[in-house]
Molecule: small-subunit ribosomal RNA
Organism: Adansonia rubrostipa
RNA sequence: AGAGUUCAAUCUUGGCUCAGGAUAAAUGCUGACGGCAUGCUUAACACAUGGAAGUUCGAUAGGAAGUGGUGUUUCCAGUGGUGAACAGAUGAGUAACGAGUAAGAACCUGCCCUUGGAAGGGGAACAAUAGCUGGAAAUGAUUGCUAAUACCCCGUAGGCUGAGAAGCAAAAGGAGGAAUCCAUCCAGGGAGGGGCUCACAUCUGAUUAGCUAAUUGCUGAGGCAAUAGCUUACCAAGGCGAUGAUCAGUAGCUGGCCUGAGAGGAUGAUCAGCCACACUGGGACUGAGACACGGCCCAGACUCUUACGAGAGGCAGCAGUGGGGAAUUUUCCAUAAUGGGCAAAAGCGUGACAGAGCAAUGCCAUGUGGAGGUAGAAGGCCCACAGAUUGUGAACUUUUUUUCCCGGAGAAGAAGCAACAAUGGUUCUCGAGAAUAAGCAUUGGCUAACUCUGUGCCAGCAGCCAUAGUAAUACAGAGGAUGCAAGUGUUAUUAGAAAUGAUUGGGCAUAAAGCAUCUGUAGGUGGCUUUUUAAGUUCGCCAUCAAAUCCCAUGGCUUAACCCUGGAGAAGUGGUGAAAACUACCAAGCUGGAGUACAGUAAGGACAGAGGGAAUUUUUGAUGAAGCGAUAAAAUGCAUAGAGAUCGAAAAGAACACCAAUGGUGAAAGCACUCUGCUAGGUUGACACUAACACUAAGAGAUGAAAGCUAAGGGAGCGAAUAGGAUUAGAUACCCUAGUAGUCUUAGCCGUAAACAAUGGAUACUAGGCGCUGUGCAUAUCGACCCAUUCAGUGCUAUAGCUAACAUGUUAAGUAUCCCACCUGAGGAGUACAUUCGCAAGAAUAAAACUCAAAGGAAUUGACAAGGGCCCGCACAAGUGAUGGAGUAUGUGGUUUAAUUCAAUGCAAAGCGAAGAACCUUACCAAGGCUUGACAUGCCAUGAAUCAUCUUGAAAGAAAGGGGUGCCUUUAGGAACACAGACAGAGGUGGUGCAUGGCUGUCAUUAGCUCAUGCCGUAAGGUGUUGGGUUAAGUCCUGCAACAAGUGCAAACCUCAUGUUUAGUUACCACCGUUGAGUUGGAACCCUAAGCAAACUGUCGGUGAUAAGCCAGAGGAAGGUGAGGAUGAUGUCAAGUCAUCAUGCCUCUUAUGCCCUGGGCGACACACGUGCUACAAUGGACGGGACAAAGGGUCACAAUCUCGCAAGGGUGAGCUAACUCUAAAAACCUAUCCUCAGUUCGGAUUGCAGGCUAUAAAUCGCCUACAUGAAGCCAAAAUUGCUAGUAAUCGCCGAUUAACCAUACGAUGGUGAAUUCAUUCUUGGGCCUUGUAUACACCAUUCAUCACACUAUAAGAGCUGGCCAUGCCUGAAGUCGUUAUCUUAACCGCAAUUAGGGGGAUAUCGAAGGCAGGGCUAGUGACUGAAGUAUAGUCAUAACAAGGUAGCUUUACUGGAAGGUGCGGUUG
Repeated sequence: AGAGUUCAAUCUUGGCUCAGGAUAAAUGCUGACGGCAUGCUUAACACAUGGAAGUUCGAUAGGAAGUGGUGUUUCCAGUGGUGAACAGAUGAGUAACGAGUAAGAACCUGCCCUUGGAAGGGGAACAAUAGCUGGAAAUGAUUGCUAAUACCCCGUAGGCUGAGAAGCAAAAGGAGGAAUCCAUCCAGGGAGGGGCUCACAUCUGAUUAGCUAAUUGCUGAGGCAAUAGCUUACCAAGGCGAUGAUCAGUAGCUGGCCUGAGAGGAUGAUCAGCCACACUGGGACUGAGACACGGCCCAGACUCUUACGAGAGGCAGCAGUGGGGAAUUUUCCAUAAUGGGCAAAAGCGUGACAGAGCAAUGCCAUGUGGAGGUAGAAGGCCCACAGAUUGUGAACUUUUUUUCCCGGAGAAGAAGCAACAAUGGUUCUCGAGAAUAAGCAUUGGCUAACUCUGUGCCAGCAGCCAUAGUAAUACAGAGGAUGCAAGUGUUAUUAGAAAUGAUUGGGCAUAAAGCAUCUGUAGGUGGCUUUUUAAGUUCGCCAUCAAAUCCCAUGGCUUAACCCUGGAGAAGUGGUGAAAACUACCAAGCUGGAGUACAGUAAGGACAGAGGGAAUUUUUGAUGAAGCGAUAAAAUGCAUAGAGAUCGAAAAGAACACCAAUGGUGAAAGCACUCUGCUAGGUUGACACUAACACUAAGAGAUGAAAGCUAAGGGAGCGAAUAGGAUUAGAUACCCUAGUAGUCUUAGCCGUAAACAAUGGAUACUAGGCGCUGUGCAUAUCGACCCAUUCAGUGCUAUAGCUAACAUGUUAAGUAUCCCACCUGAGGAGUACAUUCGCAAGAAUAAAACUCAAAGGAAUUGACAAGGGCCCGCACAAGUGAUGGAGUAUGUGGUUUAAUUCAAUGCAAAGCGAAGAACCUUACCAAGGCUUGACAUGCCAUGAAUCAUCUUGAAAGAAAGGGGUGCCUUUAGGAACACAGACAGAGGUGGUGCAUGGCUGUCAUUAGCUCAUGCCGUAAGGUGUUGGGUUAAGUCCUGCAACAAGUGCAAACCUCAUGUUUAGUUACCACCGUUGAGUUGGAACCCUAAGCAAACUGUCGGUGAUAAGCCAGAGGAAGGUGAGGAUGAUGUCAAGUCAUCAUGCCUCUUAUGCCCUGGGCGACACACGUGCUACAAUGGACGGGACAAAGGGUCACAAUCUCGCAAGGGUGAGCUAACUCUAAAAACCUAUCCUCAGUUCGGAUUGCAGGCUAUAAAUCGCCUACAUGAAGCCAAAAUUGCUAGUAAUCGCCGAUUAACCAUACGAUGGUGAAUUCAUUCUUGGGCCUUGUAUACACCAUUCAUCACACUAUAAGAGCUGGCCAUGCCUGAAGUCGUUAUCUUAACCGCAAUUAGGGGGAUAUCGAAGGCAGGGCUAGUGACUGAAGUAUAGUCAUAACAAGGUAGCUUUACUGGAAGGUGCGGUUG
């Protein structure tokens, strides 16, 4: 310090998540030791038991023990004194002078320190105790006695009160032989402590806006230690609040602690300061101090005891128990240290404190060995089978002893007189011996670390992204590795990362975000010059900022944690002194901001009134005659009762053509016929006056389109709703015909819009250029233009800058200042509740639960579009054939079957794999057989191989006997072959083409696809490759931030077309010979097959921009790619193929392998594809006649002759092929017959007889002859081939096979057309461009209702709790007050009695309680509403492309639903 995650990729906005730190933690697994810390965060829930506050007997009197007695001594009760208000626990309450910081004046103060003084004289009682007595107990009643440092009176006083006179008010002694010590009283001072007041600052909510009656203040009185409405009487009506009162919620505050660079944020355990509380509520007493944790009284709840009459209790002290909880210790030891209480002291008591115990709860420290050690052992794991790794790790050798264990010695824990705990044992030392000691998590990325096996969207994992559907580095296990280590992971919380609430340090055109607009209050901010003050500001000094903590430097524990000592700083606050620039204040001035007045000026707005014409509709009159109107096309509608059309007249309402504009104006909404009146504002000029009067603006006020509402008018046209007609699967729509509210006016309401420039207002500054509107000035002129120019407004373009980009750019989204509004992931939701406004519709303010990991913005590349442009193709068109109908062949589906093997399924499967299923093939079925096997290699044993025969069987096979001994040798044996055996293994047309290679199809023979360098862009990417022309072509030219290059195109290759050279057999020509074979000669032709030439827009003309090219012509065998073939870019379709082959993994192994016989692949209601043959006269039948090319042939092709009607049989010359054979070409020509018929067309089907191949022809072949003679007379919707030697038509040949299903496929030649206007439309494709919410890419995305399930939520008749305040009733304890009643030792008086005290009674106040109606809040509730999530559901298709009616929007109506329509607005 950053990283992951939205996308096909990019930048940005923005949320979510992670890495590091911390904790009073908890939990899983594991666990050697020590030091220092820490340890109920929950129930301020309830508590058994034992402890936690006593002490003083030498102040005093008494009892007991003890002693012979006295004293001393010891114990006990009680009087008296002091303490118990500290220490300790807890955080419930408290939003407060409670705490913090800093000040203040009207106070008190035991013990302590200090100063001065005093202590004289008297008196009356009461406990304990001793009797008596009530009660279960707790605990009393009563009689008698008694002391004091207990109590009272008098006197005295450097005190107090009072103007003064005067008045009030103290005391105690004790110890000791003594010195002396302790104690008492009064007064002054101090220290420390406490009470009170005040300034500042101290959480959240406005969906809490008004609160207050002792409330605010004066006076009198009371009261207090003291001030004070603290209390009371009277008077006044104040006080607090938008700078947030009141109310509600939450909370002890602080030093600090955690985090952070800091600013901050969060927190308030341990330690320290303060506060509050002590079962709940109230109250006072005592006292220096309490309204008192281990005191009292009362009420309440709870618990315990009881003899039922009555009593007792308060762990939020230390231990401990139950309970709650994820969770927190021992019913320990000791007063040795420290501290405080009492005491003169010894001392006593101290769960404070100091220690120990328990807990890895945290921090720190130490160890589990060190050195050597490769046969790189065994085992594990991986493997390419070579090896790699675990791994110097272990073993082994040597060595050490921290720790652990055993034994021994043995401090310190201060001094102060001495003595002294428990638990323990720093340290030192002896002995033995590696001995006693390693785990946890992770291992896909973030994030360090990888493989195997298992599993198979299962089990699981998961912090986020994500993973798992048969090759999972992500699950589980294993091996390895990585990280940390007595711990390590997880969970929770917290700050950081997060600039993700932004003071430091964010934003607001389009991402969330500028109020619809203006006026203006508070507030904030504010021009120039001089002066004053010193509030802010700056500087110095002083005080404070408790200690601890943090920081720095020493030091002490072996180190560290920890501890000790010392030091420093900073912030804050206050005081004081100084400065005077800036802000502010005071005073004075200035004119630039602002305003007023003056003179012009232009175009307009609002209100009121008046006037106008065009159009529309209606009514009326006339003419006139059949339709009109509407639409894509129609229908509804109007019309012979006269429409529509035309002409004239009248009426009504609404709106104002042209001018008109990118124009003007207003704050915005908005505003347009003409004229008049009234009126606000802007701006220009000159320059007079005022003198900062300014800017912004929370709350507030005003205005505010359209729709809508109320009332009264008005109503021509238009027109939500509604009705009808169409369209449609439906059509609650789009279209049409009608049509109500409304639209218009007046008076009110509503208060919202995409109220938009999606851009708040003001001021200043920062290049230009080109317009428009208004005014002014200069020049010029007779005048108007032109030209130059100031100010104000309104547009376009562009630099710098800015911006995520798009864009913006003096009209800023630039650079700055001021003020206001608003935003903080998406959805839920602008919704619920509550409140305000409204007649209503609704508006404004405005959440949460819950769900998700995204939702968005801009731009890029594709793809798509019922978007646009350009272009191409037998794509359409123009032609010509064909399919679709029939019969039949063949393939497929389906069905059937024991089996009908498998694959291929839109184009791009279907006469396809298959260039050929009777057996074989064959993969399928049935039956019969084999199990190292039909086939390969290795081992071992035997035998040569092999040949023929017999039995059995459907065959495979099984069984039997017989012949035969080979070849090479180094004489051991070997090679080939056959057979038996065991094991490695063989075999599989078994699965997966979605694990693969290879091959192939398709877009497509379409013209595309890329790269290097450079340039542009933050980037994805772009440029090049786009533009203008041209081409079959990214073909070429030209232009250009591009310049080169690659692959495709073209060319090169093969065939055909012309010529030429060479060659001349088996071809050609000629002679001889002839039935023929053949022989000899020739090289002109044909031909054959090698080479060369030829065609390149080369040439002429036109055109083009000059170029590329295009058009026409000449020449030429051929002319613009001459024709055809081969040649198939980057990629797409998880296209096809595991059954050509190869191959990973899985699977079968007496079978899914292998052999054999028979069957099946050939089935048959039907559907589809591809062909053949036809329906006839452009024909059929028969006779005669002529002309090819290419190919094949020895298990062959076969001439000739011969037999047969024929298929074919017999014979077998010739040819291993330019020689011979196949071989006859057919259409065609010619002659004859048929004469438009189901025929002399057509040939299916069937019968019978033959032939051929083969071991075999029934299932299931082909051919021939005779006979039979079906459908069919040109074919609906629809579909398809073809542009020239092409279509059409005609035959011939070939591969495969023993033969054949071929009408198929592949070649080959013969004859030989028609048409192309053109690119509007259909289809496919290419390029450019526009849009996009798509990227699995339109077979996309996506919206709403309904249905089922789940979740949270709102309302709800109500019901049940809690809290708060109010009113009334009741009124405990208790203080103050009153008191006529009762009582009373001290003093007065002495006679009664009074004063004073006490009890009782009583009035006020008063807790708990009761009643009543409220407010707030929580839980629950039949039924209901909307929302979210999920589901292969239902219905439609609203949106995204012109999304098929452009979308969105305010408002109103309406509809199953998305939605539709009207009015107005907007361009996103």